[in-house]
RNA sequence: AUGGAGAGUUUGAUCCUGGCUCAGGAUGAACGCUAGCGGCAGGCCUAAUACAUGCAAGUCGAACGGGAUUGCGGUAGUAGCUUGCUACUACUGCAUGAGAGUGGCGCACGGGUGCGUAACGCGUGAGCAACCUACCCAUAUCAGGGGGAUAGCCCGGCGAAAGUCGGAUUAACACCGCAUAACAUCAACAGUUCGCAUGUUCAGUUGAUUAAAUAUUUAUAGGAUAUGGAUGGGCUCGCGUGACAUUAGCUAGUUGGUAGGGUAACGGCUUACCAAGGCAACGAUGUCUAGGGGCUCUGAGAGGAGAAUCCCCCACACUGGUACUGAGACACGGACCAGACUCCUACGGGAGGCAGCAGUAAGGAAUAUUGGUCAAUGGGCGCAAGCCUGAACCAGCCAUGCCGCGUGCAGGAGGACUGCCCUAUGGGUUGUAAACUGCUUUUAUCAGGGAAUAAACCCCUUUACGAGUAGAGGGUUGAAUGUACCUGAAGAAUAAGGAUCGGCUAACUCCGUGCCAGCAGCCGCGGUAAUACGGAGGAUCCGAGCGUUAUCCGGAUUUAUUGGGUUUAAAGGGUGCGUAGGCGGCAUGCUAAGUCAGUGGUGAAAGACGGUGGCUCAACCAUCGCAGUGCCGUUGAUACUGGCGUGCUUGAAUGCGGAUGAGGUAGGCGGAAUGUGGCAAGUAGCGGUGAAAUGCAUAGAUAUGCCACAGAACACCGAUUGCGAAGGCAGCUUACCAAGGCGUGAUUGACGCUGAUGCACGAAAGCGUGGGGAUCGAACAGGAUUAGAUACCCUGGUAGUCCACGCCCUAAACGAUGAUAACUCGAUGUUGGCGAUAUACGGUCAGCGUCCAAGCGAAAGCGUUAAGUUAUCCACCUGGGGAGUACGCCCGCAAGGGUGAAACUCAAAGGAAUUGACGGGGGCCCGCACAAGCGGAGGAGCAUGUGGUUUAAUUCGAUGAUACGCGAGGAACCUUACCCGGGCUUGAAAGUUAGUGAAGUGACCAGAGAUGGUUACGUCCUUCGGGACACGAAACUAGGUGCUGCAUGGCUGUCGUCAGCUCGUGCCGUGAGGUGUUGGGUUAAGUCCCGCAACGAGCGCAACCCCUAUGUUUAGUUGCCAGCAUGUAAUGGUGGGGACUCUAAACAGACUGCCUGUGCAAACAGUGAGGAAGGCGGGGACGACGUCAAGUCAUCAUGGCCCUUACGUCCGGGGCUACACACGUGCUACAAUGGGCGGUACAGCGGGCAGCCACCUGGCAACAGGGCGCCAAUCCCGCAAAGCCGUUCACAGUUCGGAUCGGGGCCUGCAACUCGGCCCCGUGAAGUUGGAUUCGCUAGUAAUCGCGUAUCAGCAAUGACGCGGUGAAUACGUUCCCGGGCCUUGUACACACCGCCCGUCAAGCCAUGAAAGCCGGGGGUACCUGAAGCAUGUUACCGCAAGGGGCGUGUCAGGGUAAAACUGGUGAUUGGGGCUAAGUCGUAACAAGGUAGCCGUACCGGAAGGUGCGGCUGGAAUACCUCCUU
Repeated sequence: AUGGAGAGUUUGAUCCUGGCUCAGGAUGAACGCUAGCGGCAGGCCUAAUACAUGCAAGUCGAACGGGAUUGCGGUAGUAGCUUGCUACUACUGCAUGAGAGUGGCGCACGGGUGCGUAACGCGUGAGCAACCUACCCAUAUCAGGGGGAUAGCCCGGCGAAAGUCGGAUUAACACCGCAUAACAUCAACAGUUCGCAUGUUCAGUUGAUUAAAUAUUUAUAGGAUAUGGAUGGGCUCGCGUGACAUUAGCUAGUUGGUAGGGUAACGGCUUACCAAGGCAACGAUGUCUAGGGGCUCUGAGAGGAGAAUCCCCCACACUGGUACUGAGACACGGACCAGACUCCUACGGGAGGCAGCAGUAAGGAAUAUUGGUCAAUGGGCGCAAGCCUGAACCAGCCAUGCCGCGUGCAGGAGGACUGCCCUAUGGGUUGUAAACUGCUUUUAUCAGGGAAUAAACCCCUUUACGAGUAGAGGGUUGAAUGUACCUGAAGAAUAAGGAUCGGCUAACUCCGUGCCAGCAGCCGCGGUAAUACGGAGGAUCCGAGCGUUAUCCGGAUUUAUUGGGUUUAAAGGGUGCGUAGGCGGCAUGCUAAGUCAGUGGUGAAAGACGGUGGCUCAACCAUCGCAGUGCCGUUGAUACUGGCGUGCUUGAAUGCGGAUGAGGUAGGCGGAAUGUGGCAAGUAGCGGUGAAAUGCAUAGAUAUGCCACAGAACACCGAUUGCGAAGGCAGCUUACCAAGGCGUGAUUGACGCUGAUGCACGAAAGCGUGGGGAUCGAACAGGAUUAGAUACCCUGGUAGUCCACGCCCUAAACGAUGAUAACUCGAUGUUGGCGAUAUACGGUCAGCGUCCAAGCGAAAGCGUUAAGUUAUCCACCUGGGGAGUACGCCCGCAAGGGUGAAACUCAAAGGAAUUGACGGGGGCCCGCACAAGCGGAGGAGCAUGUGGUUUAAUUCGAUGAUACGCGAGGAACCUUACCCGGGCUUGAAAGUUAGUGAAGUGACCAGAGAUGGUUACGUCCUUCGGGACACGAAACUAGGUGCUGCAUGGCUGUCGUCAGCUCGUGCCGUGAGGUGUUGGGUUAAGUCCCGCAACGAGCGCAACCCCUAUGUUUAGUUGCCAGCAUGUAAUGGUGGGGACUCUAAACAGACUGCCUGUGCAAACAGUGAGGAAGGCGGGGACGACGUCAAGUCAUCAUGGCCCUUACGUCCGGGGCUACACACGUGCUACAAUGGGCGGUACAGCGGGCAGCCACCUGGCAACAGGGCGCCAAUCCCGCAAAGCCGUUCACAGUUCGGAUCGGGGCCUGCAACUCGGCCCCGUGAAGUUGGAUUCGCUAGUAAUCGCGUAUCAGCAAUGACGCGGUGAAUACGUUCCCGGGCCUUGUACACACCGCCCGUCAAGCCAUGAAAGCCGGGGGUACCUGAAGCAUGUUACCGCAAGGGGCGUGUCAGGGUAAAACUGGUGAUUGGGGCUAAGUCGUAACAAGGUAGCCGUACCGGAAGGUGCGGCUGGAAUACCUCCUU
């Protein structure tokens, strides 16, 4: 010493700046849902709006006159009579004393409200020697003697009333004289005290003036004067106490003086005169807003906000004014006047003032009873009893707040039932919750008991002393209230809700909904799986409350004193000079204002804090203490600051010396270039562009030479050079002016720094006047470009550009960095000096640059020229837009400049850096990417797929590359999902369980068939338990090619077989992230090498696997046949053989291993060697992290949704094959490198029993009828074709081409009509090499030729997948197109350029400016009028007088008139602005944004914008130069 928490939201991500929002606390609150009790508090924030009714200020008979009434007694009378009682009347005595009046005191308190007021109103501290104070206290003195009225009462008059008038009579402590009187007041005199002073105290002398009231129970009360006290007030001053400068000047009683007046008192308070002052940037005046404080809320505090309840002060009382009375008022429940309003009225006149307590209406989201009592506390009056008291104390209403209590506690698991959820035979949760058992009884209910608050006054008794006071005892008094509290009874009995549950923020699932309905404080949810909407279950938080709304503080260090910033985020003035102001060197003396310390006063109470105590606790209350950071006084200290002196030299300035410079102003001179003119010479073009054209030129241009003239600018030198405050300054020279630096240390002695207002300067453009006008050149004109081209390009060209004078005053006026001073490592270049001489130097001073340390910074970066560390002063900033706009004011000739908002709107706007992506940026590299070639497509016919159209249906999917001969590797039925029609409903299929029956086969009937019916045959196996198969009631299961590929798995395409994608540890960075992976080489490759804050590793690459090219070994059947043997017309046919081919297993082989050269190495090159093969030998399989919400729910699987006599299933028929048309992929061609015919040669991969089929026969043929072999190195498909040989055809729509159509057949199949294939005969279309454009391919490839297979009954196959035969051309090269990789750069992009984004126009909505005017508001000025009151004058009237009336003057509320100013509302129309859906036109900006952008200015244009002039880099790229580092 007790005190300080943050989060969400800008981005792909990051750091920062910065706003918005939330979590907290609070409230005189309101609203929604809910509600058991008590205590304590609070309760019209709006209309200071209007008020019905009642109450809120009276009291005193001990001041006075008077006395209604009533009671008692006496006397007399009358009546009733029970004969002494009752009633009445009159008189009288005593008592009582209402109502009204005179008088005294009170009514100026208490209570209410916050209109006004920005003020000595309030707060705080002083002062009054400039004052008052009733009642109260103390002291002293006094009270003698008179007078005249008046209310009331009585009589009378007027009036509706309110009220009023007249007459008679009357009292006082009412009123008025007289007397007495000083310590009172005034004047004079001479002393004295105090004070800064004006002044003043005290005592003395003299003179003048002024008092009184009585009452009664005789002891008191009251009265007068004077002094003092206490209390309460009045006045003055210092300091403090809102906003706006888009309010800058205000003021005539104004400022001061003298004199008079006035006041309790000072004072221009008032009047006259005199002077001309007074206030103001330290904010006057004006406008707007507002009662101030103690305190309250919040906050760590400093602060910020507020001004309810309680306390203090002020102001007000229907609005405005005025005074009277009084000690005190300019008076809430008094008066007068004026005004507005309301009420009564007999219309003539009157009455009223809830911002007192209740209450009513109205307003409003909203705020209570027309209650009780004076018992207590307090107040007024009174001697007192007492009376009065809506002050107060209580009660009522309201969860409005704070506090407390309760709605039960314990046990109780088959963890019951219900509900809800799930992976659903089961589990979880609700939940020990319930039921059930035991216990308790606060509260509520009922019954009984029952306080304190009460002390007094007063009365009685009594004690002390002489009175009268003081004390003691007793008595009397309770609205709240039979309340608090206590006891008892019964019984879990009487008592729980609200909000929330995406993150912030504690709490999660299901259903419904489907960008709808809705939610939302911010971010944001909702478009079919919503923890965000609505409902439910569950959970969380709080709890008789819980949420919402509103407002304040906090968080917000987001106005920053504590405690912020200004290079790029908002923010340094364009620059200097300089006023006020702020700040200021060294030494010393005095002072003591600031400062510090001690002490005194004050800082009301309540509140806050601490202690203690009282209500059962707490809230609440009581008491004591502390604190109260402040103000005032006083005493001391003197370091620092200030003030006043004295001195000093280092800050500053001056002098002297020799140097420096594109510093300024004015004049003179010069050459080159350009243009024009002249002359000469010369001929057809020149000029211009990407290409052109306009333009110039045969009337002679351009180009060339000479001469002349004009204006403007000054090449080279020239440089991150120099000078200047900035703007800015460049040929040479002269004159004048100025500057900084260096050296010297002679002079002054702090003379300094900064600098609001002010003054001066201030590029370019622009303006005015007058010149000048060569070049260039806004506007403009023409030519191009273009979709357009009000542009970029070209040809011209006016203002302007230049000069003089005068304006303008703005720029990216920039180092986006204010000035001054000090301090803090270094390296290096350069300019001007100095150190005698100098290319040297750890030299020195002042500049201009570059790189770096520490440090700073969000980072980029800055870094002795700071953006580091400090000090002083100035300027400026506080989210983006609206907007540097509007209005107002100032300046300007104008253009315009300066100053400079708000409504509204958004949740961001922004800075730096990071990773990507992109660029009509750069570098390097690759790829059939281009180029070089070969062959195609696009034109024709046909095939096939798609779109479209059509249809009952033409099922569905695939749609740039990456759909379209794709799913489909084979739609006549089936397939089949589509359409029409006919059927079935546990279903067409599978499983389980009874039962029955073999299964099944044949025939008949109806029907299109499915199906239904009839009938014949059949009687299984068995271990005897049963089993296989079929039928089958019932039940549990079904089924769906229905939807969602954007809920999914799996699979696939593509980038791409591109060389990339990452990780661990370390290091760097606040961080995203970087490094590694970059660099230098090299490679097909992130392949390898070298280097390196990296070292390693993984997925990819490569290799391992398969095929193929060579060889070896092994093995030889169905393959082979050299040699041997045998046989045939012929054939490995046969014996035999393993040599060869081949088959199929193993192995070898190739690795830059060797050589030469280059290279550090990796590696590369070589017509190298060797080798079958050489630098990856060729091919395949193999596809990193990921991208495209790519494709597929119709292969399959699967979540959710949907259908269930149908969206399931069976059957017949149809359709998927349609056909004006468009596109893709192919086939066949257009022919002679060909077609036809004849002959002839050589493959490989494969397939075959419901099969391949030799061979024979028939047929022209498809094929048919017979029929051998083969489950295959054996038999068959099976003749390969192109090729080669020969022959024919000679260029034509043909002996090319074969579409189409006709006819006849064959085959498959239940069935070829829709809708199959093949064969034969006939027919003989288009087409003569294909526009723009486009595709494939780099070698056994393209091209070309045929063969096989899958699917399959057959086939629409020209498709797909394989196989072999023949077999090229070209690649200079990487400029360009496309795609990709790496590095780098810019970025306003990040759904990432198919991005982002600007402006006009059109539409809707919103707020706002201007506007002819119109309607108000408050204030001021001038003039007119002017009530009451007050002051004053006054002869006539009243009065004895005092005085009054009347009349006049002054002042003045109000009213009226007038002209201005200020301010608000509204306004046809008009201006821009903001927001909004997917509108229209363009494309301005972001990349070099396709003309770099931006700033100022001027002109022009539908619009963004364009152009000119000057400026900036906040421009990319390239080249050069310079400098720095290593």

Notes: Predicted 3D model of a 1526-nucleotide RNA (small-subunit ribosomal RNA) from Parapedobacter lycopersici. The RNAcentral record of the sequence draws on MGnify. Taxonomically the source falls in Parapedobacter (Bacteria, Pseudomonadati, Bacteroidota, Sphingobacteriales). Rfam family: Bacterial small subunit ribosomal RNA. The prediction has a mean pLDDT of 83.